Predicted 3D model of a 343-nucleotide part of an RNA (small-subunit ribosomal RNA, central domain) from a metagenome. The RNAcentral record of the full RNA draws on SILVA. Model confidence (mean pLDDT): 88 of 100.
[in-house]
Context: one part of a larger RNA
RNA sequence: CUGGGCGUAAAGCGUAUGUAGGCGGAAUUACAAGUCAGAGGUGAAAGCCCAGGGCUCAACCCUGGAAUUGCCUUUGAAACUGUAAUUCUUGAGUAUGAUAGAGGAUGGUGGAAUUUCCAGUGUAGAGGUGAAAUUCGUAGAUAUUGGAAAGAACAUCAGUGGCGAAGGCGGCCAUCUGGGUCAUUACUGACGCUGAGAUACGAAAGCGUGGGGAGCAAACGGGAUUAGAUACCCCGGUAGUCCACGCCGUAAACGAUGAGUGCUAGUCGUUGGCCUUUGGUCAGUGACACAGUUAACACGUUAAGCACUCCGCCUGGGGAGUACGGUCGCAAGAUUAAAACUC
Numbered sequence: 001c002u003g004g005g006c007g008u009a010a011a012g013c014g015u016a017u018g019u020a021g022g023c024g025g026a027a028u029u030a031c032a033a034g035u036c037a038g039a040g041g042u043g044a045a046a047g048c049c050c051a052g053g054g055c056u057c058a059a060c061c062c063u064g065g066a067a068u069u070g071c072c073u074u075u076g077a078a079a080c081u082g083u084a085a086u087u088c089u090u091g092a093g094u095a096u097g098a099u100a101g102a103g104g105a106u107g108g109u110g111g112a113a114u115u116u117c118c119a120g121u122g123u124a125g126a127g128g129u130g131a132a133a134u135u136c137g138u139a140g141a142u143a144u145u146g147g148a149a150a151g152a153a154c155a156u157c158a159g160u161g162g163c164g165a166a167g168g169c170g171g172c173c174a175u176c177u178g179g180g181u182c183a184u185u186a187c188u189g190a191c192g193c194u195g196a197g198a199u200a201c202g203a204a205a206g207c208g209u210g211g212g213g214a215g216c217a218a219a220c221g222g223g224a225u226u227a228g229a230u231a232c233c234c235c236g237g238u239a240g241u242c243c244a245c246g247c248c249g250u251a252a253a254c255g256a257u258g259a260g261u262g263c264u265a266g267u268c269g270u271u272g273g274c275c276u277u278u279g280g281u282c283a284g285u286g287a288c289a290c291a292g293u294u295a296a297c298a299c300g301u302u303a304a305g306c307a308c309u310c311c312g313c314c315u316g317g318g319g320a321g322u323a324c325g326g327u328c329g330c331a332a333g334a335u336u337a338a339a340a341c342u343c
Base pairs, nucleotide, nucleotide: 004314005313006312007297008296012311014201015200016199017198021194022193023192025088026087027086028085029084030083031082033081034080035077036076037075038074039073040072041071042070049065050064051063052062053061054060091191092188093187094186095184096183097182098181099180103177104176105175106174107173108172109171110154114150115149116148117147118146119145120144121143125136126135162169163168206247207246208245209244210243211242215241216240220236221235222234223233258310259309260308261307262306263305266288267287268286269285270284271283272282273281274280275279292299293298316343317342318341325336326335327334328333
C1' cells in the first nucleotide's frame, strides 16, 4: 500500500454552519475530453517466456516468434461520465392557512419553604447518633404566635411526555425571537448531499473584574468510630454555588452507535397534525418481534439488515495521550503528538 474494520474487543470529531474538494434527479439535442473499436508509427539490443537448431549432454550460444499490458498519430462509435443548450417536477426550497412545545433572550411578578432579626406566650432542656460527644440553651434556647428582611430553588401538574444541533431547557405574565410538524398543492426549477481547513455554540469545575451571599458546601477546625482514620457518621465552616461582563473548551459531552438517501414482514402503546374517524394517513417517541445481521450479548423501518455518496477514526500491551517542538490560554491547562526501552 492492498485487504479488514469502528454499540460492548483498538477505532464516530461534543455539536452544528460552511469554504475548497468529492458525489449528485428526469427528458431531448449537440460536442467528443474521459470511454470503446479499427489502422499506422514507436515501444533499442540483450534478458524473461515459447518453438526449433549448434557444441557428445548441460550450462552456454544461434535463429524465429511472442511479449513489451505504454505513448503518439489517424479513422470511427456515442450507451455511460463530462461539457454546452433547451425542457421537466418527483429531490430541495418559497408562499398560504393552521398547529404543539420546560426552544432562546430580556424585563416584571407570585406563593410555599429555609435562615436571620424584632416582639408575645412559655420553661428546661434542645440538637444529633448505631450509641454518643463536640454544639445551642436560665444573658431564656427548642416549641408556638405575629411582624420584618434576604437570597436561592420552583412541590403537586410530571409522563420510557414535550422542545432543542448538541450542551441543555420546568412557578406565572409580557415583549422580542429561532426551529419543527400538518394541510392546500399555488410558485421557483436540481437551487442538492457530504464536508479537509475554518468559524460558531458547548454541562460541571476552574480563572479575571465588580456585585450578591439564605440554604448547601471542597478546603479547614472540632466531636466520634478505629489498631490507625489525613475517610465513611456528627457539630461548625471558607472558596464556590447566584448575577453582570470576559476567559477556559473539557466530560462515561453515551444511543459508548458520524451525516444524507433509497429499499426490506408485522403487533401493541404514546405525542402533535389532517381526513371521507369501529379506521386511514403524515411527522415524532417507546416496548416486542419476522427475515436478515452479529463472536456472542443483542440490533431489528428510530437497524447494528440490504445498498450508495462524503467525512472522521483504528492497526498488540506498557512507555503515553506522556516528552520535545508548534498553536491557544491570565493561569490551571487544552490541542497537535513521537521515540528509546520493555513484555